[in-house]
RNA sequence: GGGCUUAUAGCUCAGCUGGAAGAGCGCCGCCUUUGCGAGGCGGAGGCCGGGGGUUCAAAUCCCCCUAAGUCCA
Repeated sequence: GGGCUUAUAGCUCAGCUGGAAGAGCGCCGCCUUUGCGAGGCGGAGGCCGGGGGUUCAAAUCCCCCUAAGUCCA
RNA backbone atom coordinates (compact mmCIF):
# COMPACT_ATOMS: atom_id res chain seq x y z
P G A 1 -0.62 3.75 3.57
O5' G A 1 -0.78 2.80 2.28
C5' G A 1 -0.66 3.36 0.98
C4' G A 1 -0.68 2.24 0.00
C3' G A 1 -1.91 1.36 0.00
O3' G A 1 -2.98 1.91 -0.73
C1' G A 1 0.00 0.00 0.00
P G A 2 -4.50 1.63 -0.27
O5' G A 2 -4.77 0.14 -0.71
C5' G A 2 -4.83 -0.20 -2.09
C4' G A 2 -4.94 -1.70 -2.27
C3' G A 2 -6.11 -2.38 -1.57
O3' G A 2 -7.34 -2.21 -2.26
C1' G A 2 -4.15 -3.62 -1.17
P G A 3 -8.72 -2.27 -1.47
O5' G A 3 -8.91 -3.81 -1.14
C5' G A 3 -9.11 -4.74 -2.18
C4' G A 3 -9.22 -6.15 -1.64
C3' G A 3 -10.26 -6.39 -0.57
O3' G A 3 -11.58 -6.51 -1.11
C1' G A 3 -8.26 -7.42 0.08
P C A 4 -12.84 -5.98 -0.27
O5' C A 4 -12.98 -7.04 0.91
C5' C A 4 -13.27 -8.40 0.63
C4' C A 4 -13.12 -9.26 1.86
C3' C A 4 -13.96 -8.84 3.06
O3' C A 4 -15.32 -9.28 2.98
C1' C A 4 -11.77 -9.28 3.77
P U A 5 -16.46 -8.41 3.70
O5' U A 5 -16.26 -8.71 5.25
C5' U A 5 -16.41 -10.01 5.76
C4' U A 5 -16.00 -10.08 7.21
C3' U A 5 -16.71 -9.09 8.14
O3' U A 5 -18.01 -9.52 8.51
C1' U A 5 -14.39 -9.08 8.59
P U A 6 -19.16 -8.42 8.84
O5' U A 6 -18.70 -7.80 10.23
C5' U A 6 -18.64 -8.60 11.38
C4' U A 6 -17.91 -7.88 12.51
C3' U A 6 -18.54 -6.56 12.96
O3' U A 6 -19.62 -6.76 13.85
C1' U A 6 -16.19 -6.31 12.71
P A A 7 -20.81 -5.63 13.87
O5' A A 7 -20.12 -4.41 14.63
C5' A A 7 -19.63 -4.57 15.98
C4' A A 7 -19.07 -3.25 16.50
C3' A A 7 -20.09 -2.12 16.59
O3' A A 7 -19.89 -1.37 17.80
C1' A A 7 -18.26 -1.46 15.24
P U A 8 -20.84 -1.62 19.08
O5' U A 8 -22.32 -1.49 18.48
C5' U A 8 -22.90 -0.20 18.27
C4' U A 8 -24.39 -0.27 18.42
C3' U A 8 -24.90 -0.93 19.71
O3' U A 8 -24.85 -0.05 20.82
C1' U A 8 -26.08 -1.81 17.88
P A A 9 -24.54 -0.64 22.26
O5' A A 9 -25.89 -0.46 23.08
C5' A A 9 -26.35 0.85 23.44
C4' A A 9 -26.93 0.84 24.84
C3' A A 9 -26.06 0.19 25.91
O3' A A 9 -26.15 0.93 27.12
C1' A A 9 -28.18 -0.84 25.85
P G A 10 -24.99 1.95 27.47
O5' G A 10 -23.99 1.09 28.39
C5' G A 10 -22.87 1.73 29.04
C4' G A 10 -22.25 0.73 30.02
C3' G A 10 -21.89 -0.61 29.41
O3' G A 10 -20.58 -0.60 28.86
C1' G A 10 -23.19 -0.96 31.34
P C A 11 -20.30 -1.36 27.45
O5' C A 11 -20.22 -2.90 27.85
C5' C A 11 -19.18 -3.40 28.66
C4' C A 11 -19.36 -4.89 28.94
C3' C A 11 -19.55 -5.76 27.70
O3' C A 11 -18.34 -6.15 27.10
C1' C A 11 -21.23 -6.24 29.27
P U A 12 -18.28 -6.45 25.51
O5' U A 12 -19.12 -7.79 25.36
C5' U A 12 -18.63 -9.02 25.90
C4' U A 12 -19.59 -10.15 25.60
C3' U A 12 -20.03 -10.28 24.15
O3' U A 12 -19.07 -10.94 23.34
C1' U A 12 -21.92 -10.44 25.55
P C A 13 -19.02 -10.61 21.75
O5' C A 13 -20.54 -10.36 21.42
C5' C A 13 -21.08 -10.70 20.16
C4' C A 13 -22.48 -11.26 20.33
C3' C A 13 -23.39 -11.02 19.13
O3' C A 13 -23.15 -11.98 18.12
C1' C A 13 -24.55 -10.49 21.12
P A A 14 -23.66 -11.67 16.62
O5' A A 14 -25.17 -12.12 16.68
C5' A A 14 -26.17 -11.36 16.09
C4' A A 14 -27.54 -11.88 16.47
C3' A A 14 -28.64 -11.47 15.50
O3' A A 14 -28.71 -12.37 14.42
C1' A A 14 -29.29 -10.89 17.67
P G A 15 -28.48 -11.80 12.93
O5' G A 15 -29.66 -10.75 12.74
C5' G A 15 -31.00 -11.15 12.91
C4' G A 15 -31.89 -9.95 13.11
C3' G A 15 -31.76 -8.85 12.06
O3' G A 15 -32.45 -9.17 10.86
C1' G A 15 -31.77 -7.88 14.19
P C A 16 -31.99 -8.58 9.49
O5' C A 16 -31.01 -9.78 9.07
C5' C A 16 -30.20 -9.71 7.93
C4' C A 16 -30.46 -10.91 7.08
C3' C A 16 -31.42 -10.66 5.93
O3' C A 16 -30.93 -11.24 4.74
C1' C A 16 -32.21 -12.43 7.29
P U A 17 -30.34 -10.32 3.65
O5' U A 17 -31.63 -9.56 3.12
C5' U A 17 -31.63 -9.02 1.80
C4' U A 17 -33.07 -8.86 1.36
C3' U A 17 -33.82 -7.70 1.96
O3' U A 17 -34.09 -6.73 0.95
C1' U A 17 -35.14 -9.71 1.88
P G A 18 -33.73 -5.22 1.12
O5' G A 18 -33.78 -4.76 2.59
C5' G A 18 -34.51 -4.77 3.60
C4' G A 18 -34.63 -3.45 4.38
C3' G A 18 -36.09 -3.24 4.72
O3' G A 18 -36.16 -2.77 6.03
C1' G A 18 -35.25 -1.37 3.58
P G A 19 -37.16 -3.56 7.05
O5' G A 19 -38.32 -2.53 7.36
C5' G A 19 -38.10 -1.43 8.24
C4' G A 19 -39.38 -0.71 8.58
C3' G A 19 -40.50 -1.62 9.08
O3' G A 19 -41.25 -0.92 10.05
C1' G A 19 -41.19 -0.47 7.11
P A A 20 -41.26 -1.39 11.57
O5' A A 20 -40.20 -0.35 12.13
C5' A A 20 -39.18 -0.76 13.00
C4' A A 20 -38.33 0.39 13.50
C3' A A 20 -39.11 1.52 14.17
O3' A A 20 -38.26 2.18 15.13
C1' A A 20 -38.12 2.34 12.20
P A A 21 -38.48 1.93 16.68
O5' A A 21 -37.54 0.68 17.01
C5' A A 21 -37.85 -0.61 16.47
C4' A A 21 -36.82 -1.61 16.89
C3' A A 21 -36.68 -1.84 18.38
O3' A A 21 -37.66 -2.74 18.85
C1' A A 21 -34.53 -1.66 17.39
P G A 22 -38.14 -2.70 20.36
O5' G A 22 -37.13 -3.75 20.96
C5' G A 22 -37.62 -4.84 21.71
C4' G A 22 -36.77 -6.06 21.45
C3' G A 22 -36.02 -6.61 22.65
O3' G A 22 -36.85 -7.30 23.53
C1' G A 22 -34.61 -6.66 20.74
P A A 23 -36.43 -7.50 25.07
O5' A A 23 -35.47 -8.76 25.02
C5' A A 23 -35.96 -10.01 24.53
C4' A A 23 -34.85 -11.04 24.46
C3' A A 23 -34.07 -11.24 25.75
O3' A A 23 -34.73 -12.12 26.64
C1' A A 23 -32.57 -11.01 23.94
P G A 24 -34.57 -11.87 28.22
O5' G A 24 -33.12 -12.45 28.55
C5' G A 24 -32.82 -13.82 28.35
C4' G A 24 -31.33 -14.07 28.52
C3' G A 24 -30.73 -13.49 29.79
O3' G A 24 -30.93 -14.32 30.92
C1' G A 24 -29.38 -12.92 27.95
P C A 25 -31.24 -13.63 32.35
O5' C A 25 -29.84 -12.97 32.76
C5' C A 25 -28.72 -13.77 33.04
C4' C A 25 -27.44 -12.95 33.09
C3' C A 25 -27.43 -11.81 34.08
O3' C A 25 -27.20 -12.22 35.44
C1' C A 25 -26.55 -11.08 32.03
P G A 26 -27.96 -11.41 36.63
O5' G A 26 -27.38 -9.93 36.54
C5' G A 26 -26.04 -9.66 36.88
C4' G A 26 -25.65 -8.23 36.53
C3' G A 26 -26.43 -7.13 37.22
O3' G A 26 -25.97 -6.89 38.55
C1' G A 26 -26.26 -6.63 34.93
P C A 27 -27.03 -6.48 39.69
O5' C A 27 -27.53 -5.04 39.25
C5' C A 27 -26.66 -3.92 39.23
C4' C A 27 -27.41 -2.66 38.83
C3' C A 27 -28.70 -2.38 39.58
O3' C A 27 -28.46 -1.79 40.86
C1' C A 27 -29.07 -2.11 37.28
P C A 28 -29.42 -2.14 42.09
O5' C A 28 -30.78 -1.38 41.76
C5' C A 28 -30.82 0.03 41.70
C4' C A 28 -32.20 0.52 41.33
C3' C A 28 -33.36 -0.10 42.10
O3' C A 28 -33.54 0.47 43.39
C1' C A 28 -33.86 -0.11 39.81
P G A 29 -34.19 -0.42 44.57
O5' G A 29 -35.72 -0.53 44.20
C5' G A 29 -36.54 0.63 44.21
C4' G A 29 -37.92 0.32 43.67
C3' G A 29 -38.66 -0.82 44.36
O3' G A 29 -39.26 -0.43 45.58
C1' G A 29 -38.84 -1.07 42.02
P C A 30 -39.48 -1.52 46.76
O5' C A 30 -40.68 -2.40 46.23
C5' C A 30 -41.98 -1.85 46.06
C4' C A 30 -42.91 -2.84 45.38
C3' C A 30 -43.06 -4.20 46.05
O3' C A 30 -43.95 -4.17 47.16
C1' C A 30 -42.73 -4.51 43.75
P C A 31 -43.80 -5.22 48.36
O5' C A 31 -44.20 -6.61 47.70
C5' C A 31 -45.54 -6.85 47.27
C4' C A 31 -45.66 -8.24 46.65
C3' C A 31 -45.19 -9.38 47.53
O3' C A 31 -46.18 -9.76 48.49
C1' C A 31 -44.34 -9.66 45.35
P U A 32 -45.76 -10.17 49.95
O5' U A 32 -44.94 -11.52 49.77
C5' U A 32 -45.61 -12.69 49.27
C4' U A 32 -44.60 -13.77 48.93
C3' U A 32 -43.61 -14.11 50.03
O3' U A 32 -44.17 -14.99 51.01
C1' U A 32 -42.47 -13.87 47.99
P U A 33 -44.09 -14.61 52.59
O5' U A 33 -42.55 -14.81 52.92
C5' U A 33 -41.95 -16.09 52.84
C4' U A 33 -40.50 -16.05 53.25
C3' U A 33 -40.19 -15.27 54.51
O3' U A 33 -40.47 -16.02 55.69
C1' U A 33 -38.65 -14.68 52.81
P U A 34 -41.25 -15.27 56.90
O5' U A 34 -40.24 -14.17 57.45
C5' U A 34 -40.69 -13.15 58.35
C4' U A 34 -39.47 -12.46 58.95
C3' U A 34 -38.40 -12.04 57.96
O3' U A 34 -38.70 -10.78 57.40
C1' U A 34 -37.41 -13.21 59.75
P G A 35 -38.44 -10.59 55.79
O5' G A 35 -36.85 -10.59 55.65
C5' G A 35 -36.08 -9.52 56.19
C4' G A 35 -34.60 -9.85 56.13
C3' G A 35 -34.06 -10.22 54.77
O3' G A 35 -33.77 -9.08 53.98
C1' G A 35 -33.30 -11.79 56.36
P C A 36 -33.93 -9.17 52.40
O5' C A 36 -32.70 -10.07 51.95
C5' C A 36 -31.37 -9.60 52.10
C4' C A 36 -30.36 -10.70 51.78
C3' C A 36 -30.47 -11.35 50.41
O3' C A 36 -29.90 -10.56 49.37
C1' C A 36 -30.19 -13.02 52.05
P G A 37 -30.55 -10.61 47.88
O5' G A 37 -30.31 -12.12 47.41
C5' G A 37 -29.00 -12.58 47.11
C4' G A 37 -28.97 -14.08 46.94
C3' G A 37 -29.83 -14.62 45.80
O3' G A 37 -29.18 -14.51 44.54
C1' G A 37 -30.24 -15.87 47.74
P A A 38 -30.06 -14.19 43.22
O5' A A 38 -30.99 -15.48 43.05
C5' A A 38 -30.41 -16.73 42.70
C4' A A 38 -31.43 -17.84 42.78
C3' A A 38 -32.70 -17.62 41.95
O3' A A 38 -32.52 -17.99 40.59
C1' A A 38 -33.31 -18.24 44.13
P G A 39 -33.25 -17.11 39.43
O5' G A 39 -34.80 -17.30 39.71
C5' G A 39 -35.41 -18.58 39.57
C4' G A 39 -36.85 -18.55 40.04
C3' G A 39 -37.74 -17.52 39.38
O3' G A 39 -38.19 -17.90 38.10
C1' G A 39 -38.07 -17.47 41.70
P G A 40 -38.41 -16.78 36.95
O5' G A 40 -39.75 -16.06 37.42
C5' G A 40 -40.98 -16.79 37.50
C4' G A 40 -42.08 -15.93 38.06
C3' G A 40 -42.28 -14.59 37.37
O3' G A 40 -43.02 -14.68 36.17
C1' G A 40 -42.26 -14.27 39.69
P C A 41 -42.72 -13.69 34.94
O5' C A 41 -43.30 -12.29 35.42
C5' C A 41 -44.68 -12.14 35.68
C4' C A 41 -44.98 -10.79 36.29
C3' C A 41 -44.46 -9.58 35.52
O3' C A 41 -45.25 -9.24 34.41
C1' C A 41 -43.98 -9.34 37.81
P G A 42 -44.52 -8.56 33.13
O5' G A 42 -44.10 -7.11 33.63
C5' G A 42 -45.09 -6.13 33.85
C4' G A 42 -44.55 -4.95 34.63
C3' G A 42 -43.51 -4.09 33.92
O3' G A 42 -44.09 -3.21 32.96
C1' G A 42 -42.82 -4.47 36.13
P G A 43 -43.16 -2.69 31.73
O5' G A 43 -42.09 -1.73 32.38
C5' G A 43 -42.49 -0.51 33.00
C4' G A 43 -41.34 0.15 33.72
C3' G A 43 -40.19 0.60 32.84
O3' G A 43 -40.46 1.83 32.18
C1' G A 43 -39.34 -0.47 34.76
P A A 44 -39.71 2.18 30.81
O5' A A 44 -38.31 2.76 31.31
C5' A A 44 -38.25 3.90 32.15
C4' A A 44 -36.85 4.07 32.70
C3' A A 44 -35.75 4.21 31.66
O3' A A 44 -35.62 5.54 31.22
C1' A A 44 -35.11 2.63 33.29
P G A 45 -35.35 5.84 29.70
O5' G A 45 -33.89 5.27 29.47
C5' G A 45 -32.77 5.83 30.14
C4' G A 45 -31.57 4.95 29.98
C3' G A 45 -31.19 4.60 28.55
O3' G A 45 -30.40 5.62 27.95
C1' G A 45 -31.20 2.65 29.85
P G A 46 -30.94 6.38 26.62
O5' G A 46 -30.42 5.41 25.49
C5' G A 46 -29.06 4.93 25.47
C4' G A 46 -28.71 4.46 24.07
C3' G A 46 -29.05 5.45 22.97
O3' G A 46 -27.86 5.90 22.32
C1' G A 46 -29.76 3.24 22.44
P C A 47 -27.57 7.52 22.33
O5' C A 47 -28.36 8.05 21.07
C5' C A 47 -28.09 7.54 19.77
C4' C A 47 -29.14 8.03 18.81
C3' C A 47 -28.73 8.01 17.37
O3' C A 47 -28.93 6.72 16.80
C1' C A 47 -29.72 10.09 17.90
P C A 48 -28.25 6.41 15.42
O5' C A 48 -27.56 5.01 15.69
C5' C A 48 -26.50 4.87 16.64
C4' C A 48 -25.99 3.44 16.62
C3' C A 48 -25.34 3.02 15.32
O3' C A 48 -24.26 2.13 15.60
C1' C A 48 -27.20 1.66 15.72
P G A 49 -23.10 1.85 14.50
O5' G A 49 -21.99 2.91 14.91
C5' G A 49 -21.62 3.05 16.29
C4' G A 49 -20.45 3.99 16.40
C3' G A 49 -20.57 5.23 15.55
O3' G A 49 -21.34 6.24 16.16
C1' G A 49 -18.46 4.24 15.23
P G A 50 -22.32 7.18 15.17
O5' G A 50 -21.30 8.17 14.45
C5' G A 50 -20.58 9.12 15.22
C4' G A 50 -19.72 9.98 14.30
C3' G A 50 -20.43 10.57 13.10
O3' G A 50 -21.17 11.72 13.41
C1' G A 50 -18.41 9.61 12.40
P G A 51 -22.53 12.05 12.54
O5' G A 51 -21.99 12.48 11.11
C5' G A 51 -21.22 13.66 10.96
C4' G A 51 -20.70 13.80 9.55
C3' G A 51 -21.73 13.75 8.44
O3' G A 51 -22.45 14.95 8.30
C1' G A 51 -19.90 12.41 7.84
P G A 52 -24.00 14.90 7.76
O5' G A 52 -23.88 14.43 6.24
C5' G A 52 -23.44 15.35 5.25
C4' G A 52 -23.09 14.66 3.96
C3' G A 52 -24.25 14.09 3.16
O3' G A 52 -25.00 15.07 2.46
C1' G A 52 -22.50 12.53 3.19
P G A 53 -26.58 14.80 2.17
O5' G A 53 -26.58 13.61 1.09
C5' G A 53 -26.06 13.83 -0.20
C4' G A 53 -25.99 12.54 -1.00
C3' G A 53 -27.33 11.90 -1.34
O3' G A 53 -27.96 12.53 -2.43
C1' G A 53 -25.82 10.25 -0.60
P U A 54 -29.59 12.50 -2.54
O5' U A 54 -29.95 10.99 -2.83
C5' U A 54 -29.59 10.39 -4.06
C4' U A 54 -30.06 8.94 -4.11
C3' U A 54 -31.52 8.72 -3.80
O3' U A 54 -32.34 8.97 -4.93
C1' U A 54 -30.21 7.17 -2.61
P U A 55 -33.66 9.86 -4.79
O5' U A 55 -34.65 8.96 -3.92
C5' U A 55 -35.08 7.69 -4.38
C4' U A 55 -35.74 6.91 -3.28
C3' U A 55 -36.83 7.63 -2.51
O3' U A 55 -38.05 7.66 -3.21
C1' U A 55 -35.40 6.51 -1.00
P C A 56 -38.96 9.01 -3.21
O5' C A 56 -39.49 9.10 -1.72
C5' C A 56 -40.15 10.28 -1.24
C4' C A 56 -40.82 10.00 0.09
C3' C A 56 -39.94 9.33 1.13
O3' C A 56 -39.14 10.26 1.83
C1' C A 56 -41.99 8.17 1.02
P A A 57 -37.63 9.93 2.12
O5' A A 57 -37.72 8.72 3.15
C5' A A 57 -38.23 8.93 4.45
C4' A A 57 -38.44 7.60 5.17
C3' A A 57 -37.20 6.74 5.32
O3' A A 57 -36.44 7.14 6.46
C1' A A 57 -39.00 5.42 4.52
P A A 58 -34.86 7.17 6.32
O5' A A 58 -34.44 5.64 6.28
C5' A A 58 -34.79 4.74 7.35
C4' A A 58 -33.67 3.76 7.65
C3' A A 58 -32.40 4.40 8.15
O3' A A 58 -31.74 3.49 9.02
C1' A A 58 -31.94 3.31 6.12
P A A 59 -32.09 3.53 10.56
O5' A A 59 -30.97 2.59 11.20
C5' A A 59 -29.62 3.04 11.29
C4' A A 59 -28.68 1.85 11.36
C3' A A 59 -28.50 1.11 10.05
O3' A A 59 -27.47 1.69 9.26
C1' A A 59 -28.92 -0.42 11.80
P U A 60 -27.72 1.81 7.65
O5' U A 60 -28.00 0.31 7.15
C5' U A 60 -26.99 -0.70 7.25
C4' U A 60 -27.56 -2.05 6.84
C3' U A 60 -27.95 -2.15 5.37
O3' U A 60 -27.59 -3.42 4.85
C1' U A 60 -29.82 -2.60 6.74
P C A 61 -26.28 -3.54 3.94
O5' C A 61 -26.66 -2.69 2.64
C5' C A 61 -27.34 -3.29 1.54
C4' C A 61 -27.45 -2.30 0.39
C3' C A 61 -26.24 -1.41 0.18
O3' C A 61 -25.22 -2.09 -0.55
C1' C A 61 -28.20 -0.10 0.11
P C A 62 -23.66 -1.74 -0.30
O5' C A 62 -23.48 -0.32 -1.02
C5' C A 62 -23.61 -0.19 -2.42
C4' C A 62 -23.36 1.23 -2.86
C3' C A 62 -22.11 1.88 -2.31
O3' C A 62 -20.95 1.51 -3.03
C1' C A 62 -23.93 3.35 -2.06
P C A 63 -19.52 1.41 -2.24
O5' C A 63 -19.13 2.94 -2.06
C5' C A 63 -18.87 3.78 -3.18
C4' C A 63 -18.60 5.20 -2.74
C3' C A 63 -17.53 5.37 -1.66
O3' C A 63 -16.21 5.29 -2.19
C1' C A 63 -19.41 6.70 -1.14
P C A 64 -15.03 4.73 -1.26
O5' C A 64 -14.76 5.93 -0.25
C5' C A 64 -14.28 7.17 -0.73
C4' C A 64 -14.30 8.23 0.36
C3' C A 64 -13.55 7.87 1.64
O3' C A 64 -12.15 8.01 1.54
C1' C A 64 -15.65 8.78 2.20
P C A 65 -11.20 7.04 2.38
O5' C A 65 -11.39 7.56 3.87
C5' C A 65 -11.02 8.88 4.23
C4' C A 65 -11.51 9.23 5.61
C3' C A 65 -11.02 8.33 6.74
O3' C A 65 -9.68 8.63 7.14
C1' C A 65 -13.32 8.70 6.99
P U A 66 -8.77 7.50 7.78
O5' U A 66 -9.42 7.26 9.23
C5' U A 66 -9.47 8.31 10.17
C4' U A 66 -10.14 7.84 11.44
C3' U A 66 -9.62 6.54 12.03
O3' U A 66 -8.43 6.73 12.77
C1' U A 66 -11.98 6.52 12.02
P A A 67 -7.34 5.54 12.81
O5' A A 67 -7.99 4.46 13.79
C5' A A 67 -8.25 4.76 15.14
C4' A A 67 -9.05 3.66 15.80
C3' A A 67 -8.51 2.25 15.62
O3' A A 67 -7.46 1.96 16.53
C1' A A 67 -10.82 2.26 15.20
P A A 68 -6.36 0.87 16.09
O5' A A 68 -7.10 -0.53 16.25
C5' A A 68 -7.52 -0.95 17.53
C4' A A 68 -8.37 -2.21 17.44
C3' A A 68 -7.74 -3.38 16.68
O3' A A 68 -6.79 -4.09 17.45
C1' A A 68 -9.97 -3.09 15.99
P G A 69 -5.59 -4.86 16.67
O5' G A 69 -6.29 -6.10 15.98
C5' G A 69 -6.91 -7.10 16.78
C4' G A 69 -7.68 -8.07 15.90
C3' G A 69 -6.89 -8.76 14.80
O3' G A 69 -6.12 -9.85 15.28
C1' G A 69 -8.96 -8.00 13.92
P U A 70 -4.73 -10.19 14.56
O5' U A 70 -5.15 -10.80 13.16
C5' U A 70 -5.89 -12.01 13.09
C4' U A 70 -6.37 -12.25 11.67
C3' U A 70 -5.30 -12.27 10.59
O3' U A 70 -4.59 -13.50 10.54
C1' U A 70 -7.13 -10.95 9.86
P C A 71 -3.06 -13.52 10.01
O5' C A 71 -3.20 -13.43 8.43
C5' C A 71 -3.78 -14.49 7.71
C4' C A 71 -4.07 -14.09 6.27
C3' C A 71 -2.87 -13.62 5.46
O3' C A 71 -2.08 -14.70 4.98
C1' C A 71 -4.68 -12.14 5.11
P C A 72 -0.55 -14.46 4.65
O5' C A 72 -0.54 -13.54 3.37
C5' C A 72 -1.01 -14.03 2.13
C4' C A 72 -1.00 -12.94 1.07
C3' C A 72 0.34 -12.24 0.86
O3' C A 72 1.26 -13.01 0.10
C1' C A 72 -1.38 -10.64 0.92
P A A 73 2.83 -12.91 0.35
O5' A A 73 3.23 -11.46 -0.15
C5' A A 73 3.11 -11.13 -1.54
C4' A A 73 3.30 -9.65 -1.75
C3' A A 73 4.59 -9.05 -1.20
O3' A A 73 5.69 -9.26 -2.04
C1' A A 73 2.77 -7.67 -0.61
A computed fold for a 73-nucleotide RNA from Candidatus Methanoculleus thermohydrogenotrophicum, annotated as transfer RNA.
Taxonomically the source falls in Methanoculleus (Archaea, Methanomicrobia, Methanomicrobiales, Methanomicrobiaceae).
Model confidence (mean pLDDT): 81 of 100.
The sequence was found in a public genome assembly.
It matches the Rfam family "tRNA". Gene Ontology term of the family: triplet codon-amino acid adaptor activity. It is annotated as a transfer RNA.